């Protein structure tokens, strides 16, 4: 330097299909009201509605999806992949933000649980981040058993480690 492995509730992705979302949104009608309303957010223009009653509250009647989540099949792995920053490009009538998607780089994190905190979310689910706690896999040093391996203890990180060539 190739090439194959390994860590386990192991990591992604799809398709299904279940609840949850929610008796909530959206439209109808009835009623109160009485001037504006239409994009996530400002500014700015457009083109529509509206005193033949806007937005807005009550009731009632119909009545969702979406994202998130179980679960099953399936497929692509073991930096699997997350996360946090930034570039550029997409995404709207433009502009500036945000969200969303792609793509590229920079730094972090061996894994997975449980706690607690923050943040998200319709959510006491579920993700993320942070700190802890054991557990767990590799390795490296130490002791012990006299065995070729096995147990304690300490610590180091996946740019590792193991096995062939």
């Nucleotide at each position: 330097g190739a090439u194959a492995g390994a860590g386990g509730c192991g990591c992604g992705u799809g398709u299904u299909u279940c609840a949850u979302c929610a008796g909530u949104c959206c439209c109808c009608a009835a009623u109160c009201g009485g001037a504006c309303c239409u994009u996530g957010c400002a500014g700015a223009g457009a083109a529509g509605g509206g005193a033949a009653g806007a937005g807005g509250g009550u009731u009632g009647g119909c009545a969702a999806a979406a994202g998130g989540g179980g679960a099953a099949c399936a497929u692509g792995c073991c930096g699997a992949a997350g996360a946090g920053g930034u570039u550029c490009g997409g995404u709207u009538u433009c502009u500036g933000c945000u969200c969303c998607c792609g793509a590229g780089g920079c730094u972090c994190u061996g894994g997975g649980c449980u706690u607690a905190u923050u943040g998200u979310u319709a959510a006491g689910a579920g993700c993320a981040a942070u700190a802890a706690g054991a557990c767990u896999g590799u390795c490296a040093c130490u002791u012990a058993u006299u065995g070729u391996a096995u147990a304690a203890g300490u610590g180091g990180a996946g740019c590792g480690c193991u096995a062939u060539c």

Lysine riboswitch aptamer from a bovine gut metagenome, 165 nucleotides, folded computationally. Rfam family: Lysine riboswitch aptamer. Its family is annotated with lysine biosynthetic process in the Gene Ontology. Rfam's curators write: Riboswitches are metabolite binding domains within certain messenger RNAs that serve as precision sensors for their corresponding targets.